[in-house]
RNA sequence: GGCAAUCGCUUGUAUCAAAUCUAAGUAAUUAGAGUUGAUAGGAGAGGAAAGUCCGGGCUUCACAGAGGAGAAUGCUGGUUAACGGCCAGAAGGGGUAACCCUAUGGAAAGUGCCGCAGAAAAUAUACCGCCGAUGGCUUUAUUGCACAGGUAAGGUUGAAAUGGUGGGGUAAGAGCCCACCGCGGGAAUGGUGACAUUCCCGGCAGGGUAAACCCCAUUUGAAGCAAGUCCAAAUAGGGCAGCGCUAAGGGCUCCUCGUCCUUGCUGCCGGGUAGGAUGCUCGAGUCUAUGAGUAAUUGUAGACCUAGAUAAAUGAUUGCCACCCCUGCAGGGCGACCGUAAGGGGGACAGGACCCGGCUUA
Numbered sequence: 001g002g003c004a005a006u007c008g009c010u011u012g013u014a015u016c017a018a019a020u021c022u023a024a025g026u027a028a029u030u031a032g033a034g035u036u037g038a039u040a041g042g043a044g045a046g047g048a049a050a051g052u053c054c055g056g057g058c059u060u061c062a063c064a065g066a067g068g069a070g071a072a073u074g075c076u077g078g079u080u081a082a083c084g085g086c087c088a089g090a091a092g093g094g095g096u097a098a099c100c101c102u103a104u105g106g107a108a109a110g111u112g113c114c115g116c117a118g119a120a121a122a123u124a125u126a127c128c129g130c131c132g133a134u135g136g137c138u139u140u141a142u143u144g145c146a147c148a149g150g151u152a153a154g155g156u157u158g159a160a161a162u163g164g165u166g167g168g169g170u171a172a173g174a175g176c177c178c179a180c181c182g183c184g185g186g187a188a189u190g191g192u193g194a195c196a197u198u199c200c201c202g203g204c205a206g207g208g209u210a211a212a213c214c215c216c217a218u219u220u221g222a223a224g225c226a227a228g229u230c231c232a233a234a235u236a237g238g239g240c241a242g243c244g245c246u247a248a249g250g251g252c253u254c255c256u257c258g259u260c261c262u263u264g265c266u267g268c269c270g271g272g273u274a275g276g277a278u279g280c281u282c283g284a285g286u287c288u289a290u291g292a293g294u295a296a297u298u299g300u301a302g303a304c305c306u307a308g309a310u311a312a313a314u315g316a317u318u319g320c321c322a323c324c325c326c327u328g329c330a331g332g333g334c335g336a337c338c339g340u341a342a343g344g345g346g347g348a349c350a351g352g353a354c355c356c357g358g359c360u361u362a
Stems, first nucleotide, its partner, number of pairs: 001321007009044003013040006020033005046349001050360002053358005058224004070220005075089005090104001091102004105215002110213002112209003127155002129151003134148002136145002163181006182204001183202008228278004238269006247263006285304008323346005331338002
């Protein structure tokens, strides 16, 4: 994990019983409603129900239009209710390969950063070097000096050093020149497209970093079933009407009258609370067959109904079987060991709470 039995829990169906309420009736009674109990048979968690990270349905509030801030996403095409998901592909990277990985727009709008080391980290420069053709000084000597100066090939540092390899060239060098590779621009062809291939042109520019600020493009109202809607007790409080009629208190500066307000009783009305109902489970549903498509996905037909609890039910025990582990008879094997009889042991992660599609984690 599967099957069966017994005892429980939740739920709805049928029947019966009890009391209650409502309606009709003079009444007996009849009908209906929910509640409680009994009996019968039915149903009752997951691949993640979890995290609540994305997306949608549903609900309430907001909303003329435009702009901004913030947030998310960032190659192309498709799929879908929708997505930051999925599928197919492109490019780049890794791997001998099967295959795997990628937040994969912009570094020529601007700003910032690049520790240590190193000459130098973006401005160009020169530590060890090379040369000294030219100029200078010098010499018998185009001999010497390494002074002016030229150079960046080689070495050194670093994750990264101003295209790479080879040849020519040169005093030594250098895209200085050439071929190939790379890079940039253009055209043609193929592709829906990302892009690829071929050809032509250009000696070649501004190194990296945007999961740094930023810029660009696209998307984006907020909150969530404790949303929301309905019924509604006691108590307290509110409004209206009537009664009581001057008993008490207060206002009109004192007194009297008068008048107004509050306190009392009754009835009605409406709001809210406890509580109850609804939302609530038939849905972008599941399964099967078949068609379209590389696939994600989708069309058609048929069958099926598969939790709806509310402090929160779905569990426990026993037996048999399956699986895993240990000991291990017989048997097998040279051996380590395997192992069907027999015996013993074990049960992962975890549990709905409006519902779906994903992702992630266990």